Context: one part of a larger RNA
């Protein structure tokens, strides 16, 4: 000087407390461990791995396994040599395909010739350099990322103090979300952070108005205004600032986002990419078929659905926003109990389509393993796709399991938030309980900082560095 303390003081945070909804019990989905396996490819492992890489494993993907094949190679550049019905197409044969063989057909460019006649190029075959490797090392690395933490800190120049390591500044007293600002001060200044500048949302003026409405309003886009402790009262020695009030759509950072200092964890990633070194080179490379990544005594993590009457069934009826759409979205109409099918208006989209559910009204059920719950299983169908056996999704009929609110413990959340309700998108042929967004309905509680956890500042002790 740090780090640490079951030392002290001050302060903060959904950290506790006060509340609401959960998880932990059940069934199922997904991930992981373990076990199994020919293979169950690899990575991620306290917080900060475990619906994570993966924004979507039937083939492909695919890296794994078995079997069958190829060897200048699926791909690139160059050297040397060669073939001349060459390159290419290819009936047919072997084969699961890849691959191997093969009758026949049969070119292109430049110059040249009577003529594919000749020479060269491209292409082909062979040779050599090389290609190739999701093989190893994230403890050789770049780049990117997580975390402490959007925490308020981390430093420098000159000066001063100290033999020196170093200190001071950055400490004191107030204050703040903040090393934010004020005050004091051997310090005076400065930098990276904080804040502001950026985007969005809430109010309004004005301009424009396509496809929206008939340019009034709503809406869309542009340019402005508005909020600054500006005004009033008050507290503190004063200032900074705090408390209250007016006006205002909004009040003291208005709400949300983007933005992540010096550094820490030899944190993560050689499988996104790049790259040093090492290793393989008729194989650790490449192609193909089939299988596996989907196994299952079990354990954990994150979710979905429930256990019901604030509910379930049936009928009627109402209201969104973000988005997406041409190998696409698909209306009206018709068939089917339905998934879906037939058909195709319109739309390259503020034009057309996709397009709500909780809610409200009426009615049945009357507390039961039930008209709750829907797992599981059987049968019959539909869709995508060469192909749904391993291993997809959906529909109908039948079946109707566990489950009556969950131990110790543990998670999220302070307002348009939690909770409940649906919708869209990316990925995608098909497949979403995940993820990323969107709107609809819309709470309870916060006395407070003793305690738990994490963090900041000052101080103290130390046989630690």
């Nucleotide at each position: 000087u740090g780090a640490c303390g079951g030392g002290g003081g001050c302060c903060c945070g959904c950290a506790c407390a006060a509340g609401c909804a959960g998880c932990g019990g059940a069934g199922c989905g997904u991930g992981u461990g373990g076990u199994u396996u020919a293979a169950u490819u690899c990575g991620a492992u306290g917080c900060a791995a475990c619906g994570c890489g993966a924004a979507g494993a039937a083939c492909c993907u695919u890296a794994c396994c078995a079997a069958g094949g190829c060897u200048u190679g699926a791909c690139a550049u160059g050297u040397c040599g060669g073939a001349a019905g060459u390159a290419g197409c290819g009936a047919c044969c072997c084969g699961a395909a890849a691959g191997g063989g093969a009758a026949g057909c049969g070119a292109c460019c430049u110059g040249u010739u009577a003529a594919g006649u000749c020479a060269g190029g491209a292409g082909c075959c062979g040779u050599c350099a090389c290609a190739g490797g999701u093989g190893c090392u994230g403890c050789a690395u770049g780049g990117c990322u997580g975390u402490c933490g959007u925490c308020a800190g981390c430093u420098c120049g000159u000066g001063c103090c100290g033999u020196g390591a170093g200190g001071u500044g950055u400490u004191u007293g107030g204050u703040u979300a903040a090393g934010u600002c004020c005050u004091g001060u051997a310090a005076c200044g400065a930098g990276c952070g904080c804040a502001a500048c950026c985007c969005u949302u809430g109010u309004u003026g004005u301009c424009a108005g396509u496809u929206g409405u008939u340019u009034u309003c709503u809406c869309u886009g542009g340019c402005g205004a508005g909020a600054c402790u500006g005004c009033c009262c008050u507290g503190c020695a004063a200032a900074a600032c705090g408390g209250g009030g007016a006006g205002g759509a909004a009040g003291g950072u208005g709400g949300g986002g983007a933005u992540g200092a010096c550094g820490u964890c030899a944190a993560g990633u050689c499988a996104g990419c790049a790259c040093g070194g090492c290793c393989c080179u008729u194989a650790u490379g490449c192609c193909u078929u089939g299988g596996g990544c989907u196994a299952c005594a079990c354990a954990c993590a994150c979710g979905c659905u429930a256990c019901a009457a604030u509910g379930g069934g049936u009928g009627g009826u109402a209201c969104a926003a973000u988005g997406g759409g041409u190998a696409g979205c698909a209306a009206u109409a018709g068939a089917g109990c339905g998934a879906u099918c037939u058909g195709g208006a319109g739309c390259c989209a503020a034009u057309c389509c996709u397009a709500a559910a909780a809610g409200c009204c009426a009615u049945c059920c009357u507390c039961a393993g039930u008209u709750c719950g829907g797992a599981u299983u059987g049968c019959a169908g539909g869709c995508u796709g060469a192909a749904a056996c391993c291993c997809g999704c959906c529909u109908g009929c039948a079946u109707g399991a566990a489950g009556u609110u969950g131990g110790a413990g543990u998670u999220g959340c302070u307002a348009g938030u939690a909770a409940c309700c649906g919708c869209a998108g990316g990925u995608c042929a098909g497949c979403a309980u995940a993820c990323u967004g969107c709107g609809g309905u819309g709470a309870a509680u916060a006395c407070g900082u003793u305690c738990u956890c994490g963090g900041g500042c000052c101080u103290u002790g130390u046989a630690c560095a």